[in-house]
Context: one part of a larger RNA
RNA sequence: AGCAUUUGGUGGAUGCCUUGGCACUAAGAGGCGAAGAAGGACGUGAUACGCUGCGAUAAGCUACGGGGAGGUGCGAAUGACCAGUGAUCCGUGGAUGUCCGAAUGGGGGAACCCAACCCUUAGGGGUUAUCACAAACUGAAUACAUAGGUUUGUGAAGCGAACCCGGUGAACUGAAACAUCUCAGUAACUGGAGGAAAAGAAAUCAACCGAGACUCCGCGAGUAGUGGCGAGCGAAAGCGGAAGAGGCCAGUGGUUAUAAUGUAAGAACCGGAAAUGUCUGGAAAGGCAAGCGAGAAAGGGUGAUAGCCCCGUACGGGUAGAAAGCAAUAUAAUCCUUGAGUAAGGCGGGACACGUGAAAUCCUGUUUGAACAUGGGGGGACCACCCUCCAAGCCUAAGUACUCCUUAGUGACCGAUAGUGAACAAGUACCGUGAGGGAAAGGUGAAAAGCAACCCGAUGAGGGGAAUGAAAUAGACCUGAAACCGAAUGCUU
Numbered sequence: 001a002g003c004a005u006u007u008g009g010u011g012g013a014u015g016c017c018u019u020g021g022c023a024c025u026a027a028g029a030g031g032c033g034a035a036g037a038a039g040g041a042c043g044u045g046a047u048a049c050g051c052u053g054c055g056a057u058a059a060g061c062u063a064c065g066g067g068g069a070g071g072u073g074c075g076a077a078u079g080a081c082c083a084g085u086g087a088u089c090c091g092u093g094g095a096u097g098u099c100c101g102a103a104u105g106g107g108g109g110a111a112c113c114c115a116a117c118c119c120u121u122a123g124g125g126g127u128u129a130u131c132a133c134a135a136a137c138u139g140a141a142u143a144c145a146u147a148g149g150u151u152u153g154u155g156a157a158g159c160g161a162a163c164c165c166g167g168u169g170a171a172c173u174g175a176a177a178c179a180u181c182u183c184a185g186u187a188a189c190u191g192g193a194g195g196a197a198a199a200g201a202a203a204u205c206a207a208c209c210g211a212g213a214c215u216c217c218g219c220g221a222g223u224a225g226u227g228g229c230g231a232g233c234g235a236a237a238g239c240g241g242a243a244g245a246g247g248c249c250a251g252u253g254g255u256u257a258u259a260a261u262g263u264a265a266g267a268a269c270c271g272g273a274a275a276u277g278u279c280u281g282g283a284a285a286g287g288c289a290a291g292c293g294a295g296a297a298a299g300g301g302u303g304a305u306a307g308c309c310c311c312g313u314a315c316g317g318g319u320a321g322a323a324a325g326c327a328a329u330a331u332a333a334u335c336c337u338u339g340a341g342u343a344a345g346g347c348g349g350g351a352c353a354c355g356u357g358a359a360a361u362c363c364u365g366u367u368u369g370a371a372c373a374u375g376g377g378g379g380g381a382c383c384a385c386c387c388u389c390c391a392a393g394c395c396u397a398a399g400u401a402c403u404c405c406u407u408a409g410u411g412a413c414c415g416a417u418a419g420u421g422a423a424c425a426a427g428u429a430c431c432g433u434g435a436g437g438g439a440a441a442g443g444u445g446a447a448a449a450g451c452a453a454c455c456c457g458a459u460g461a462g463g464g465g466a467a468u469g470a471a472a473u474a475g476a477c478c479u480g481a482a483a484c485c486g487a488a489u490g491c492u493u
Base pairs, nucleotide, nucleotide: 001492002491003490004489005488006487007486008485009484015478016443017442020414021413022411023410024409025408026407027406028405029403030402031159032158039100040099041098042055043054044053046078047077049075050074051073061094062093063092064091065090066089070082071081072080105114106113107112115128116127117126118125119124130156131155132154133153134152135151136150137149138148163194164192165191166190167189168188174181178228204211205210215242216241217240218239219238225233226232246395247394248393249339253335254334255333256332257331258330259329261327262326263325269317270316271315276289277288278287279286291308292307299311300310301309344368345367346366347365348364349363350362351361354380375390376389377388378387379386430437431436450477454464455463456462
């Protein structure tokens, strides 16, 4: 030095676990905001770093209800206190609620600076932004007036995950290049609304038979079509389902709001059955024996696997105030005069599955411009016949879409390099001027019983016996693979 065996170190794979995630289901909720939101800054504890809570009344104040012995949130302790005169805790109301933020007295480099007026118990408190609408008062050039101004009242403003309806509207890409075309009316930007939105009671379809508002789903059907007839795009009638509802234009009406009455549901919470002995073991819920309950064998915990130990579960009970729902009643508001610069034509565009085509139908920038139910629209150029409907006014639940959020539950979903980026002080540490990017990091034990005292050592680190414990090769930790590094022994050189 090599090989082998044994035994260690290092390392953190594997196994087991789960506080966290993921995907859904069923209900609920579908908004918050000038009565100052969302989101923050700064404070706030006996000590106080982070999180949580709260706001100068600051881990809290108050009323009512519940509850019944401990409590002063967590990491995490010590002290000092509170509590059957009912604390802590839970539920529902109320009060307080610094500063910033729509931020709104003015300014501003957010959490800061500087005001005016009124009131004041002299501490302080209140008001003062803009726009729209309404009313009142004023009031120019300019006589009446109008513009303008002032005050008061009401409303708006901002935020929020997706869903919805409008406006503006790409490109990469595909066409194996590329221009019409496609991607796609998508993404993005933007206006608006609601718990849904939109649409909606035929100037609709159909086909000579008939149907009877809208919306959504399955088929029709990748069909008919459209298309540099390329790539591609792509219906409708009809049939089967979900749901079902019709009204109004001056009145026995619809819709909305308000008022009082009634009504179901509904908070915290309460009751809630039934077991012992023995054996092994550190520990019994395990084995054996012999019982009990079940409207309760969902689940979790307890020193191993518990229907009968604990929390629960089935079932039963209780429930204030406010708001909302529903019912009928009353009151108020609103809707609307049968739809003309409309229908239709020309030109230019757009939408329709339909790219201008034989191109109907719908919308309209421009330009023309009817009829008036003895009338008018449509039936895919157009004409006739026939059939069908009545535009240019308004409202309308349900079936449908979505999930920031709440509650209950489910999983041939993950199990710490997985599952959210995040099971841990995670959108943290850290990086970047900034927009933005963005980690790693879980596990002692049943219980800290977390190694007293002694010895070595520097009044260390560390170690030795000792002690606890079932176990300490469970001691900063479960298990503890491999790579890598030693030691001992044997063999070989």